[in-house]
RNA sequence: AGAGUUUGAUCCUGGCUCAGGAUGAACGCUGGCGGCGUGCUUAACACAUGCAAGUCGAACGAAGCAAUUGGAGUGCUUGCACUUUGAUUGACUGAGUGGCGGACGGGUGAGUAACGCGUGGGUAACCUGCCUCACACAGGGGGACAACAGUUGGAAACGGCUGCUAAUACCGCAUAAGCGCACAGUACCGCAUGGUACAGUGUGAAAAACUCCGGUGGUGUGAGAUGGACCCGCGUAUGAUUAGCUAGUUGGUAGGGUAACGGCCCACCAAGGCGACGAUCAGUAGCCGACCUGAGAGGGUGACCGGCCACAUUGGGACUGAGACACGGCCCAAACUCCUACGGGAGGCAGCAGUGGGGAAUAUUGCACAAUGGGGGAAACCCUGAUGCAGCGACGCCGCGUGAGUGAAGAAGUAUUUCGGUAUGUAAAGCUCUAUCAGCAGGGAAGAAAAUGACGGUACCUGACUAAGAAGCCACGGCUAACUACGUGCCAGCAGCCGCGGUAAUACGUAGGUGGCGAGCGUUAUCCGGAUUUAUUGGGCGUAAAGCGUCCGCAGACGGUUUGUUAAGUCUAGAAUCAAAGCCCGGAGCUUAACUUCGGUUCGUUCUAGAAACUGGCAGACUUGAGUAUGGUAGAGGCAAGUGGAAUUUCUAGUGUAGCGGUAGAAUGCGUAGAUAUUAGAAGGAACACCAGUGGCGAAGGCGACUUGCUGGGCCAUUACUGACGUUCAUGGACGAAAGCGUGGGGAGCAAAUAGGAUUAGAUACCCUAGUAGUCCACGCCGUAAACGAUGAGUACUAAGUGUCGGGCAACCGGUGCUGGAAGUUAACACAUUAAGUACUCCGCCUGAGUAGUACGGUCGCAAGGCUGAAACUCAAAGGAAUUGACGGGCACCCGCACAAGCGGUGGAGCAUGCUGUUUAAUUCGAAAAUACGCGAAGAACCUUACCUAGACUUGACAUCCCUGGCAAAGGCAUGGAAACAUGCUGGAGGUUAUCCGGGUGACAGGUGGUGCAUGGUUGUCGUCAGCUCGUGUCGUGAGAUGUUUGGUUAAGUCCAAUAACGAGCGCAACCCUCUUCUUUAGUUGCUAACAUUAAGUUGAGAACUCUAAAGAUACUGCCAGUGCAAGCUGGAGGAAGGUGGGGAUGACGUCAAAUCAUCAUGCCCCUUACUUCUAGGGCUACAGGCGUGCUACAAUGGCCAAUACAACGAGCUGCCACGUGGUGACACGGAGCAAAUCUCUUAAAGUUGGUCCCAGUCCGGAUUGGAGUCUGCAACUCGACUCCAUGAAGUUGGAAUCGCUAGUAAUCCCGAAUCAGAAUGUCGGGGUGAAUACGUUCCCGGGUGUUGUACACACCGCCCGUCA
Repeated sequence: AGAGUUUGAUCCUGGCUCAGGAUGAACGCUGGCGGCGUGCUUAACACAUGCAAGUCGAACGAAGCAAUUGGAGUGCUUGCACUUUGAUUGACUGAGUGGCGGACGGGUGAGUAACGCGUGGGUAACCUGCCUCACACAGGGGGACAACAGUUGGAAACGGCUGCUAAUACCGCAUAAGCGCACAGUACCGCAUGGUACAGUGUGAAAAACUCCGGUGGUGUGAGAUGGACCCGCGUAUGAUUAGCUAGUUGGUAGGGUAACGGCCCACCAAGGCGACGAUCAGUAGCCGACCUGAGAGGGUGACCGGCCACAUUGGGACUGAGACACGGCCCAAACUCCUACGGGAGGCAGCAGUGGGGAAUAUUGCACAAUGGGGGAAACCCUGAUGCAGCGACGCCGCGUGAGUGAAGAAGUAUUUCGGUAUGUAAAGCUCUAUCAGCAGGGAAGAAAAUGACGGUACCUGACUAAGAAGCCACGGCUAACUACGUGCCAGCAGCCGCGGUAAUACGUAGGUGGCGAGCGUUAUCCGGAUUUAUUGGGCGUAAAGCGUCCGCAGACGGUUUGUUAAGUCUAGAAUCAAAGCCCGGAGCUUAACUUCGGUUCGUUCUAGAAACUGGCAGACUUGAGUAUGGUAGAGGCAAGUGGAAUUUCUAGUGUAGCGGUAGAAUGCGUAGAUAUUAGAAGGAACACCAGUGGCGAAGGCGACUUGCUGGGCCAUUACUGACGUUCAUGGACGAAAGCGUGGGGAGCAAAUAGGAUUAGAUACCCUAGUAGUCCACGCCGUAAACGAUGAGUACUAAGUGUCGGGCAACCGGUGCUGGAAGUUAACACAUUAAGUACUCCGCCUGAGUAGUACGGUCGCAAGGCUGAAACUCAAAGGAAUUGACGGGCACCCGCACAAGCGGUGGAGCAUGCUGUUUAAUUCGAAAAUACGCGAAGAACCUUACCUAGACUUGACAUCCCUGGCAAAGGCAUGGAAACAUGCUGGAGGUUAUCCGGGUGACAGGUGGUGCAUGGUUGUCGUCAGCUCGUGUCGUGAGAUGUUUGGUUAAGUCCAAUAACGAGCGCAACCCUCUUCUUUAGUUGCUAACAUUAAGUUGAGAACUCUAAAGAUACUGCCAGUGCAAGCUGGAGGAAGGUGGGGAUGACGUCAAAUCAUCAUGCCCCUUACUUCUAGGGCUACAGGCGUGCUACAAUGGCCAAUACAACGAGCUGCCACGUGGUGACACGGAGCAAAUCUCUUAAAGUUGGUCCCAGUCCGGAUUGGAGUCUGCAACUCGACUCCAUGAAGUUGGAAUCGCUAGUAAUCCCGAAUCAGAAUGUCGGGGUGAAUACGUUCCCGGGUGUUGUACACACCGCCCGUCA
């Protein structure tokens, strides 16, 4: 000293929370010793028992006891015992009279908001026992009452009556230095009443003795000291949702009372007194020194120790006394408890212990008066739960210990692990030492001045002995120092805040490890701090909470220039006080520290003296602030009366005929009883077009036709006058839009409510037709608005530029606006001479969000309501400004088969295929909008195969290692069996280095089991869209911005120009492949122009052409014209090709927790005689329904028959198969060629030519079914393809909806290949024929850029409000 938490991120505002310190504490776990402190905070609840205030015989009388002694008597042991009587003595006893003390000490904090406390004064308004000093005294008498005796009442407590007696008990008398009182006086003094001193007259009041002879005690007066009483200034917490309170109340006079002043009390008189500077009332509370905290200012507290106050079961009262209205005294009342013979009595722990109760919670019925004090006494001494000590409690503070050194085989154990190791860890063990504490033994204090020690055989010292007897608690996600494993699986739980936990939790629980503190550690509660989060120091109010709607204005606050004076504030000096303790500084004493002790320092208040600048007071002056007069002047400023025209509506009359009106479209409505329209006239109400303007006026609300009257304010000019008269303003007063209320008018238009018609799922709305309050006027209420510039009023100062209104000759003055406006300010936005800048003055208001401007109370109002204005409870946010995205049924620009323009389809039928659903023993699994569904699967009869049923194996079908045996293996045959397999026979050299086979043991194998939300890799999609970023610089507090924006241009962030940016990267483009043109090279298996030849490029020959396949060339807006700054665009030429020439490959940063653990790999979890492996059969092919993708069709641009023309890509030895023969055919049997520019697949088909069919369920269509076959294969039933004959279903162009395509494209027609034993309508390729249309970008969908709004950021499939459950 700060930190966490609002957001995707940022800055700010703002609350919540944490880290620190503290405690009379409590609770949880743990616990070795000592010192010093400390311990009912709750029930001022109730108390058993013991103790806590007595003492004095030197005040007094009597009694008892003991000792000594005298007399008498008895027993007699002749000096002893006993009895009786007297005297003396006493460290004796307990009552009584008397004195002093029980008013101190000790406890508690209920009451008290007060002169109670603190601080400083006053008493000229007072008292003071014991103590000290001074002065003066003590003469002489008297009568009683206790005790005691007798008697008597009562259960007791306690008495009654009669009689006796003493005193330092009580009462007169005498005396009076001095004192009190009354009267009148002199001098001096003070602060008003007055005070002091002196003298006079009158009057009043004293005393006690005891003695050890030393003294002690007594009386009066004065002084001192101590202690107390009363009064005053200042300070002393909350509420105004408590605003009025008061009758002894305020004052006076006379009196009473008191130690004393006083309504303290009383009689009479007056009507005062207190209060916004907070009376009264309500609730709370003992106050202070101090204690805790804080940098301080402050805030909180008032345990222990100390001062004051109050109280003593509750309430009241007095007595005694120097002192009390009295804790352990009295009386009364009340409640409670106890005793009782029921008549009556006793008691008061908030003293020390202790008990019950309450409570989270707080100790021993201890020892001693040895010390320090207190009471009594002359003293000895007695008393003292004050006090000194001890006991209990880690309750707090302080100190000490639980060992020290060495010790790597880095032991064992434990935890973890990538299995190599790592950690615990020099830690332990081992070796060498030491003895503080505790334990044992011995000695042994100070505290005590002569004696006397509870503590205490204590502190302390010494000796021997053993590492032995002595460590826990909390935390480990961030804040906050410290991490791993296992268990759990939004469960159990944690949590101070943020938050953690839904199968890999450093946050739960446990373990290991680590961190912190340590005889303690955590938690809880409370206080201060951090919090500048109540801001005096030290905050704010345009938008975050916060400027009253506006003005006037009393009190208050603040106030121009100057002179003099004063001294209240202020300043200086001195003094008093600020108790002690405490804090702080410097020393000292306990071994140290805590603790104790010595010395020093201080705020504040008061007094005295001085200063006079500033503020204030008083007196005087001034003119600049303010105001007045005069002359002008602008204006929707206000009020009242009158006048006007346009328009709407209504009425009357005319013309005139079928509609009018209204809407997006309609309908309700009006109209043949004559509307609407039009002409003329009349009535009535309301509002004043154009002018009209970020123009004017007004304090604000607000004010708009014209004229007149009355009236307020402003501005300018000019001189004169007054002389600070000013500013602001709590309470108060006035004004105050619209709506609303009351009474009475008025009512044309408009129009809440209401009615009808529409719209709609509904429509108590938006739209339409009607329409009442109201809107208007007069008078009276209401008193609120986003009453806003969300900006209180006033004054002064601080760059410019520019428009406009008023005045002035001008300079200029006053208003009203603006600017990518300066400085400055601001969180930013913004404000910026009309400040939100710089300063001063005054007022109002704010202190997290919600609850809530609500409730209650008060007040105003006729009401509606207004003003004032909370809390419980809930949350960790709520909020402001700005940023980047995303989004918008916002805007602008651009693009895309996106729409439009076209062509052909899908959706209807049958079939194929995939999916869902259902079914099933199983119908294995995955994929799910676009981006799943002829997808994984480039091909399920067995296999595949993962599924089901049944039968088997268990180190295993497969890999590595170990042990052991082997001439044994593979293969063939036979038996059993569905097969796997088992048994037997045969077989023979692939192994023998045992690498092969069998058996065994366990490590392990194995898993298409789970998690694609633990992952790698791969892939889809946005999207082949033009974007995505970086470095440096600059701007911004920052997130970020700039660059990448703007103007053009492009398919393109493509390029150009401008530009606080300059460059760069990933994307675009190009480089790659292919098609198109040409050249060169090369001519076989390909080609054939010329020359020969043939049925035939068949052969000779040729290398021109085609073609093949290698290298090159070609196209670059290069040229021309126009246009443009340029980039480029438009047109043209040439050219095979022209503006990226066509097509392909190529997919930026990223998005969708997108897909895949079943291609593969892989973490973790799971199974291990099974979720592995082997085998047979079945299933994946099921079938009411639904969906997707396709094929074939519905026919004449066609079907069928016949003839006939032209390809390209490819594939081929377990193969392609010519050709021949057989079969209607699928195909079969022979069989040539070809590992292929040579041979084969291989007839291309649509097309062309000719014929037929004649619009029909057909010579269309071919499903389905019957029969007969072919081929593949171990096998064709479930479940293959093909062929022939026969059969001949639906279907006549397809609803809503929807898909593809812009040129060699769509459409249409065939061909090939991969997979494959066989099995394509699918997929991937190939060529043939070959269109239509695009005006254009308003709309749908998707995308890009800029901008704007946002309360969204999981980002509109968002957020969020109300109701109901």
This is a predicted structure of a 1365-nucleotide RNA (small-subunit ribosomal RNA) from an uncultured bacterium. The prediction has a mean pLDDT of 85. The sequence is in RNAcentral, with records from ENA. Rfam family: Bacterial small subunit ribosomal RNA.